[in-house]
Context: one part of a larger RNA
Molecule: small-subunit ribosomal RNA, 5' domain
Organism: uncultured bacterium
RNA sequence: AAACGAACGCUGGCGGCGUGCCUAACACAUGCAAGUCGAAUGCGAAAGGUCCUUUCGGGGGCAGAGUAGCAUGGCAGAACGGGUGAGGAGCGCGUAUCCGACCUGCCGCGCGAUGGGGGAUAGUCCUGCGAAAGCGGGCAUAAUACCGCAUACGCUCAUUUCCGUAGGGGGGAAUGAGGAAAGUUGGCCUCUGAUGUACGCGAAUGUCGUGCGGGGGGGAUGCGUCCUAUUAGUUAGUUGGUGGGGUAACGGCCUACCAAGGCGACGAUGGGUAGCUGGUCUGAGAGGAUGAUCAGCCACACUGGGACUGAGACACGGCCCAGACUCCUACGGGAGGCAGCAGUGGGGAAUUUUGCACAAUGGACGGAAGUCUGAUGCAGCAACGCCGCGUGUGUGAAGACGCCUUUCGGGGUGUAAAGCACUGUCAGGAGGGACGAAGAGCGCGAGGGUGAAGAGCCCUGCGCGGUGACGGUACCUCCAGAGGAAGCCCCGGCUAACUCCGUGCCAGCAGCCGCGGUAAGACGGAGGGGGCAAGCGUUGUUC
Repeated sequence: AAACGAACGCUGGCGGCGUGCCUAACACAUGCAAGUCGAAUGCGAAAGGUCCUUUCGGGGGCAGAGUAGCAUGGCAGAACGGGUGAGGAGCGCGUAUCCGACCUGCCGCGCGAUGGGGGAUAGUCCUGCGAAAGCGGGCAUAAUACCGCAUACGCUCAUUUCCGUAGGGGGGAAUGAGGAAAGUUGGCCUCUGAUGUACGCGAAUGUCGUGCGGGGGGGAUGCGUCCUAUUAGUUAGUUGGUGGGGUAACGGCCUACCAAGGCGACGAUGGGUAGCUGGUCUGAGAGGAUGAUCAGCCACACUGGGACUGAGACACGGCCCAGACUCCUACGGGAGGCAGCAGUGGGGAAUUUUGCACAAUGGACGGAAGUCUGAUGCAGCAACGCCGCGUGUGUGAAGACGCCUUUCGGGGUGUAAAGCACUGUCAGGAGGGACGAAGAGCGCGAGGGUGAAGAGCCCUGCGCGGUGACGGUACCUCCAGAGGAAGCCCCGGCUAACUCCGUGCCAGCAGCCGCGGUAAGACGGAGGGGGCAAGCGUUGUUC
């Protein structure tokens, strides 16, 4: 010099784009952050409205509405998205390979099937216990919930056998055994039953088995991956084998037995430190430092342990146990987990709003309409950073006033000001006013596919057509008017920039050299000057 997630001091006009707890992985009040589906299923209100009736207390009907809501069930989940960096020196990460040792819900492309039965249970109703959280008992009931049966090419297993092989669990054949399923919603009368609200047909969607693919994941290996020898020996499931278990799968992964191995100055073992990478900063490069934001991977979710469910977890907003802490309690017992978004206390030199919207993008569910989404899109705060703009322009005296200085003649500030003539960025006021929006949806004897079909459904086309948080924002036009907008540091040398006064080794300065003890260009003030500029300096850190 350059750089920064910076902080501090002085100062501060506007805009765009970014960035914003580096410390206590400290503790958290409150709200929100994961739901959705009535086209799987059983139930199912009320208010207000209106009508009828009435003994004026009320009762009933209609619509509200099969709506709100409750429950079963499916999918997703709480495995995504979002956060954090504690731990971890490791196949964790990076890179290059391997799996003849593996898994894969949803998605795409194929093939085949979707037959026939059964028993429950929640909600609701009745009832009991409890302060609560919640826990029971009884009657009845549905399903794409649950359970048998049938069938099943291919699938799994066993036996036999063939091919293949790189040491391989690879591919094929035969026999035997085993293993599935669920329906729902529109439409139609061509077929069947028959004249419909179908047991039929057909469509869409779903369900089951299986194969391939895509994407995702699991495992293994070579190489690379900080400091320390003031750590030199280390290891008992340790190293290998056999049998067995376990896993989706290989493997001491686990277990029994057998052998005695394995690692190490090419640094084992121990200790310390640390998330890794793409990248970022610096540098001519080599290198050094670093790992905020963005992206990939890993690990974690109060601390420790465990499994359940599931295609996938040993699961941030799931469960169980133990612990610490906090809260409620009728003292018997219960509840909780912001390293999600905001926000609070605390710590700290230091880091923001308890905002708006699902309009866009993306995600979950749903046939769809749509619902949810603190992801995301935006807004707010902060000169924290980068970039851009402004704070006026021209003219104007051998040169006002003031201030400073002087050898008292003068010199400086200085075209600077005033004055005169203009301009109109930004800010201010008034008016207009977006892009981001294309979808969806509706209609059509339109074209095509399916089909018996001018039905329905799907695709395409044409027409109609609503949807914006930001935001009355950006932008445009007009109005007025120089009006509202400059500071900070430095001036001995390094290093651009000099005099006067005060002080008198005092007060003070200082990055290094060094200044200050009576004329200090180095301290303090002033005038003048230099540098940068909405910033300027200082401190810290890196090269």